[in-house]
Context: one part of a larger RNA
RNA sequence: GUCAGUGAGUAAAUGAAUGCAGCUUGCUUAAGCGGGGACGUGGAGGCGAAGCAAACGCGAGUAGUAAAUAUGCACCUGGUUGUAUUCAUUUGACCCGAAACUAAGUGAUCUACCUAUGAACAGGUUGAAGAAAGCGUAAUUUCUUUUGGAGGACCGAACCGACGUCUGUCGCAAUAGACGCGGAUGAUUUGUGGGUAGGGGUGAAAGGCCAAUCAAACUUAGAGAUAGCUGGUUCUUCGCGAAAUUUAUUGAGGUAAAGCGUUUGUUCAAUGUCAAAAGGGGUAGAGCACUCACGAAGCUAUGGGGGCCCAAAGCCUUACUGAUCUUCUUGAAACUCCGAAUACUUUCUGACAUACAGACAAACAGACAGACUUAAAGUGCUAAGGUUUUAAGUCGAAAGGGAAACAGCCCAGAAUGUUUGCUAAGGUCCUUAAACAAUAAGUCAGUGGGAAAAGGCGUUUAUAUCCGAGGACAACUAGGAAAUUGGCUUGGAAGCAGCCAUUUUAUAAUGAAAGCGUAAUAGCUCACUCGUCGAGGAUACAAGCACUGAGAAUGUAUCGGGGCUCAACUUAUUUACCGAAGCAACAUAGAACAGGUAGCGAAGCGUUUUGUAAACCAAUGAAGAUGUUUUGUGAAAAAUAUUGGAGGAUUCAAAAGUGAUUAUACUGAC
Numbered sequence: 001g002u003c004a005g006u007g008a009g010u011a012a013a014u015g016a017a018u019g020c021a022g023c024u025u026g027c028u029u030a031a032g033c034g035g036g037g038a039c040g041u042g043g044a045g046g047c048g049a050a051g052c053a054a055a056c057g058c059g060a061g062u063a064g065u066a067a068a069u070a071u072g073c074a075c076c077u078g079g080u081u082g083u084a085u086u087c088a089u090u091u092g093a094c095c096c097g098a099a100a101c102u103a104a105g106u107g108a109u110c111u112a113c114c115u116a117u118g119a120a121c122a123g124g125u126u127g128a129a130g131a132a133a134g135c136g137u138a139a140u141u142u143c144u145u146u147u148g149g150a151g152g153a154c155c156g157a158a159c160c161g162a163c164g165u166c167u168g169u170c171g172c173a174a175u176a177g178a179c180g181c182g183g184a185u186g187a188u189u190u191g192u193g194g195g196u197a198g199g200g201g202u203g204a205a206a207g208g209c210c211a212a213u214c215a216a217a218c219u220u221a222g223a224g225a226u227a228g229c230u231g232g233u234u235c236u237u238c239g240c241g242a243a244a245u246u247u248a249u250u251g252a253g254g255u256a257a258a259g260c261g262u263u264u265g266u267u268c269a270a271u272g273u274c275a276a277a278a279g280g281g282g283u284a285g286a287g288c289a290c291u292c293a294c295g296a297a298g299c300u301a302u303g304g305g306g307g308c309c310c311a312a313a314g315c316c317u318u319a320c321u322g323a324u325c326u327u328c329u330u331g332a333a334a335c336u337c338c339g340a341a342u343a344c345u346u347u348c349u350g351a352c353a354u355a356c357a358g359a360c361a362a363a364c365a366g367a368c369a370g371a372c373u374u375a376a377a378g379u380g381c382u383a384a385g386g387u388u389u390u391a392a393g394u395c396g397a398a399a400g401g402g403a404a405a406c407a408g409c410c411c412a413g414a415a416u417g418u419u420u421g422c423u424a425a426g427g428u429c430c431u432u433a434a435a436c437a438a439u440a441a442g443u444c445a446g447u448g449g450g451a452a453a454a455g456g457c458g459u460u461u462a463u464a465u466c467c468g469a470g471g472a473c474a475a476c477u478a479g480g481a482a483a484u485u486g487g488c489u490u491g492g493a494a495g496c497a498g499c500c501a502u503u504u505u506a507u508a509a510u511g512a513a514a515g516c517g518u519a520a521u522a523g524c525u526c527a528c529u530c531g532u533c534g535a536g537g538a539u540a541c542a543a544g545c546a547c548u549g550a551g552a553a554u555g556u557a558u559c560g561g562g563g564c565u566c567a568a569c570u571u572a573u574u575u576a577c578c579g580a581a582g583c584a585a586c587a588u589a590g591a592a593c594a595g596g597u598a599g600c601g602a603a604g605c606g607u608u609u610u611g612u613a614a615a616c617c618a619a620u621g622a623a624g625a626u627g628u629u630u631u632g633u634g635a636a637a638a639a640u641a642u643u644g645g646a647g648g649a650u651u652c653a654a655a656a657g658u659g660a661u662u663a664u665a666c667u668g669a670c
Base pairs, nucleotide, nucleotide: 001670002669003668004667005666006665011091012090013089014088015087016086017085018084019083020082021081022080023079024078026047027046028045032041033040034039051058052057061073062072063071094232095231097229101222102221103220104219105218106217112196113195114194115193116192117191118190119189120188121186123155124154125153126151130147131146132145133144134143159183160182161181163180164179165178166177167176198214200210201209202208235604236603237602238601239600240599245258246257247256248255249254260366261364262363263362264361265360266359267358270354271353272352273351274350275349276347277346278345279344285338286336287335291332292331293330295328296327297326298325303320304318305317306316307315308314370395371394372393373392374391375390376389377388378387379386400411401410402409416587417586418585420584421583422582426578427577428576429562430561431560435575437574438573439572440571441570442569448564454548455547458545459544460543461542463540464539465538466537467536475532476531478529479528481505482504483503486500487499488498511526514525515524516523605659607656608655609654610653611652616648617647624643625642626641627640628639629638630637631636
């Protein structure tokens, strides 16, 4: 892991509600006693028949008050006993699950330390103190040679340890093996006996060790500890059907009351929508009359600087400052002289719809983690699939069609069946059901089929102002002159470094010059003009569709794909068709209704045992097993064939150890 079996709302007491039954001339016994049992007996006690008041007390009333009214609770009707169901309380209380706590015991054959008594340490090296002899000294110190055999001394086996690497990792082994490694006469190692015990021991101290268990051992008991936590909780069909909010909480993932659901009962013209009528408001907007903020100007007070002045006072003045006031102009969630639309409230008005609605009472809940979308706001960065409100929708608890796929978007709410029809959203070239539909335009970018500021002789449409056969615009030919090198400046300044002025003449036209250029001239263009040419041209502004801006990591990869260009793209108009579990049709006798999680309610199936029942079925073959067929919406049931070989269990009732695909469930098999 698979299969089979086991596996979770039970029992008692008390109370409440509902159903059923008995009695009601109120109901009813408990313990006990008798009896083989069925049952009998037992009236103590309990509930009810009257309540109100703290009580005295009064009584269909009573409390309140000096006495009354108001007001509260009663009276105005059912009671009781049993039984079943549901819920609550107390017990383990639906089942499994802690880490822990307490008590009494068991452990030092592992290991830590201590204690008594024993044992072990190949071989090799070094050569301390001391000693002797000699040299030497006044005598010592000292020196030399021997001797000697010290050491938590050295090298290195046994023995003890465990620093590194590799192997091993359901291993040879719940800590090993291999190759190297450290100590190896010592604070050494080790045998045997004994001692210290759980908030205790022991510890050269690591929270280490105390029998593969240690920040408090193990065993048993309290004990089914407790678990607002996680997981699981077993047959069917039918009806209705939520919530994720408010308030409170040592409260925030729990719980209680209310709101929302279900069931039963009672009650009533009520409930909802629209219209009408009557209301209050201070939002959007707007405004500046108040408050706060804010732009500009004017007149100036005050302050600062300066002057007159010995000083004070006063006067005059101005780079500055600039209240108040006046004029013009603005902003505001915590500004308002104003002020909607909606929304909300009310109505003995009107219309329509609805009894599966509304209200009340009782019993039983679940729920109090919500999610996204649209609109209005706060917060945040006018960030977030962010967060907090309000209004609505969907999901949650909703399947079906569309959006390629896609809880929350668009359409639409699935009782069942049909080779039927009509539509919604969305679509109609192929994939792929349905027009390569029609008319009139746009787009060339594969734009469509991702994006901004910004940019442009892309292109279409519209408007305005101009020029043009008296020849526009563009291009080409030619001219573009003279006074003059204007004056000044300057080394020079001649149209063109700079300053000033910017006239006149001849002309078809020609600036005291709009650029390039020179040291300065020169030179090349431009403005301006004749000619050639021969028809539209110039500028501004607005709108539509395109273009640039536009770079990413496996592979086209920002139409689902193929593919599409007077379109299969975009804009406008039009018709037809496709398209869903929507609507319609037909069938199930007719009508209505039937999506559904938590949850509430209703009706049933099956299992074991008992009564009915010494009945009935059964060797002319029970149960069980394997297959097939049939019936029922379903849980299931029946028939039949084979097998099997002795019990089964119809009807109506009763009682439960009563139903398993799931608990890292338990047991067994493989």